Predicted 3D model of a 73-nucleotide RNA (transfer RNA) from a Candidatus Aenigmatarchaeota archaeon.
RNA sequence: GGGCGGGUAGCUUGCCUGGUAGAGCGCCAGUCUUAUAAACUGGAGGUCGAGAGUCCGAAUCUCUCCUCGCCCA
Numbered sequence: 001g002g003g004c005g006g007g008u009a010g011c012u013u014g015c016c017u018g019g020u021a022g023a024g025c026g027c028c029a030g031u032c033u034u035a036u037a038a039a040c041u042g043g044a045g046g047u048c049g050a051g052a053g054u055c056c057g058a059a060u061c062u063c064u065c066c067u068c069g070c071c072c073a
Stems, first nucleotide, its partner, number of pairs: 001072007010025004019056001027043005049065005
């Protein structure tokens, strides 16, 4: 220099064909218990890496950039 893949909640991640951003673990509160854990119930937590474009509407499509990893030279 060229090619490919990843970036979404504290962590691991789903989101196929554009239409209300979800799950597990963790965290907080409650129930239960002498108490803790477990179990059950509820809750908080996200500018979906950044910017621009297309569109009535973008995590999703297009372009540029940042960052991480792999391959080729």
The sequence is in RNAcentral, with records from ENA. Its Rfam family is "tRNA". It is annotated as a transfer RNA.